Context: one part of a larger RNA
Molecule: small-subunit ribosomal RNA, central domain
Organism: uncultured Parcubacteria group bacterium
RNA sequence: UUGGGCGUAAAGGGUCCGUAGGCGGUUUAGCGCAUCUUUCGUUAAAUCCCGAGGCUUAACCUCGGGGCCGCGGAAGAGAUGGCUAGACUAGAGACCGGAAGAGGCAAACGGAAUUGUUGGUGUAGGGGUUAAAUCCGUUAAUAUCAACAAGAACACCAAAUGCGAAGGCAGUUUGCUAGGACGGUUCUGACGCUCUGGGACUAAAGCGUGGGUAGCGAAUGGGAUUAGAUACCCCAGUAGUCCACGCCUUAAACGAUGAAUGCUGAGUAUUGGAGGCUUCGACCCCUCCAGUGCUGCACUUUUAAGUUAACACGUUAAGCAUUCCGCCUGGGUAGUACGAACGCAAGUUUAAAACUC
Numbered sequence: 001u002u003g004g005g006c007g008u009a010a011a012g013g014g015u016c017c018g019u020a021g022g023c024g025g026u027u028u029a030g031c032g033c034a035u036c037u038u039u040c041g042u043u044a045a046a047u048c049c050c051g052a053g054g055c056u057u058a059a060c061c062u063c064g065g066g067g068c069c070g071c072g073g074a075a076g077a078g079a080u081g082g083c084u085a086g087a088c089u090a091g092a093g094a095c096c097g098g099a100a101g102a103g104g105c106a107a108a109c110g111g112a113a114u115u116g117u118u119g120g121u122g123u124a125g126g127g128g129u130u131a132a133a134u135c136c137g138u139u140a141a142u143a144u145c146a147a148c149a150a151g152a153a154c155a156c157c158a159a160a161u162g163c164g165a166a167g168g169c170a171g172u173u174u175g176c177u178a179g180g181a182c183g184g185u186u187c188u189g190a191c192g193c194u195c196u197g198g199g200a201c202u203a204a205a206g207c208g209u210g211g212g213u214a215g216c217g218a219a220u221g222g223g224a225u226u227a228g229a230u231a232c233c234c235c236a237g238u239a240g241u242c243c244a245c246g247c248c249u250u251a252a253a254c255g256a257u258g259a260a261u262g263c264u265g266a267g268u269a270u271u272g273g274a275g276g277c278u279u280c281g282a283c284c285c286c287u288c289c290a291g292u293g294c295u296g297c298a299c300u301u302u303u304a305a306g307u308u309a310a311c312a313c314g315u316u317a318a319g320c321a322u323u324c325c326g327c328c329u330g331g332g333u334a335g336u337a338c339g340a341a342c343g344c345a346a347g348u349u350u351a352a353a354a355c356u357c
Stems, first nucleotide, its partner, number of pairs: 004328003007311002012325001014201004021194003025088007033081002035077008048066007091191001092188003095184003103177007110154001114150008125136002162169002206247006215241002220236004258324006266295011306313002330357003339350004
């Protein structure tokens, strides 16, 4: 390579957009490039296959015939792919309508709590722990009442909820803005799918500059515990956590499950939309579309099917198929060395071998 795989054994890229490329709906006509058929030539000899003959046979030798594949010429076919021209609406997109949502960005506002400051009441403890101590407190703490200030996070609602490509998103209001579902079936007419390279976004931590700093809190100091205790527990506490701008680009970035399309039993809960029935109007109930979950058990007897090594998955597939991309190939060495690119740095990406079992 062929082949086999990627939920848990090695293996799905963190996610999306998208170029080249690959693949691509229905139909008509033409072309005849691919494709297919026939024929001719070529494919040295030897070798190979078939037949005949010669060495006593065989091996060996001689003679005759013959390929397949490939390449070239000619003729033909017109399905499928392709190209050219035209048409269609089931894919895709646009338009209109009402509804849903913690989708994003910005600004303003709110209350509870915490801490601090000031003042009042009040007096000797408070705090903390398994127990203590460090610590705070007669310069009046803790407790309690009032006022003020600051920063951060938004109880209840709250859920198996919702939205977003993923990361993620939750007080309230306003402004700007993006996407999806449903219904109408008005328009375009294959405009599609997937994407090497490329681009954008990307939790937390970290970095740079300037702010901010209530609480929490790496590091650090102290008190304990202990044989020790560079920990777990306690008292403090710096970076950080927060904001603006700019970097970093990694996660068990997980559903450990790439994207798209089609097909294949049920039941049930819930979210959004539409229709029907009913009603004064609704609710309930029934049907359809789109999402998010669960069951698919036990017992008699064989259980949806199917898949899977099993666990399990099971219309949200890990079933049955197609297209495209990424990735895997024994363990260690090693996601390391070297080289390259990126980065302020930390480091990230790409990525071996010797050797060893």